Predicted 3D model of a 117-nucleotide RNA (SAM riboswitch aptamer (S box leader)) from Pelotomaculum thermopropionicum. Its Rfam family is "SAM riboswitch aptamer (S box leader)". From the family's description: The SAM riboswitch is found upstream of a number of genes which code for proteins involved in methionine or cysteine biosynthesis in Gram-positive bacteria. The coordinates come from a structure-prediction model, not an experiment, and the mean pLDDT is 84.
RNA sequence: CUCUUAUCCGGAGUGGUGGAGGGACUGGCCCAAUGAAACCCGGCAACCCUUGGGAAGUAAAGCAACCCCAAAAGGUGCUAAUUCCUGCAGAAGAGAUUUUCUUCUGACAGAUAAGAG
Numbered sequence: 001c002u003c004u005u006a007u008c009c010g011g012a013g014u015g016g017u018g019g020a021g022g023g024a025c026u027g028g029c030c031c032a033a034u035g036a037a038a039c040c041c042g043g044c045a046a047c048c049c050u051u052g053g054g055a056a057g058u059a060a061a062g063c064a065a066c067c068c069c070a071a072a073a074g075g076u077g078c079u080a081a082u083u084c085c086u087g088c089a090g091a092a093g094a095g096a097u098u099u100u101c102u103u104c105u106g107a108c109a110g111a112u113a114a115g116a117g
Stems, first nucleotide, its partner, number of pairs: 001117008013041001015040003021031003025087001027085002042079003047075002050071005057063001083109001088106007
């Protein structure tokens, strides 16, 4: 970098260093000297690992794939706004002369984890 699978309307600081940018991209709309990014500490969460319990299975199991619940030591991740909204297609509704608005569904793009190449 590519592919597969899962998740993305919940959650998380009035801390320290730092010193001007940040929210992937488009168009918007926002955040920021009442201090951006980044780093550290703290926190959240439970994808992987680990541990404990349940359970299909089994003749029966002290075994236990898949699955469910809990914990949170380790590996990541996350810690403004739903992935901040949006982009492409379809459906429904409202107004309306071509068009506009609202809602919903699916896709695309993106992010994260685990696995594969």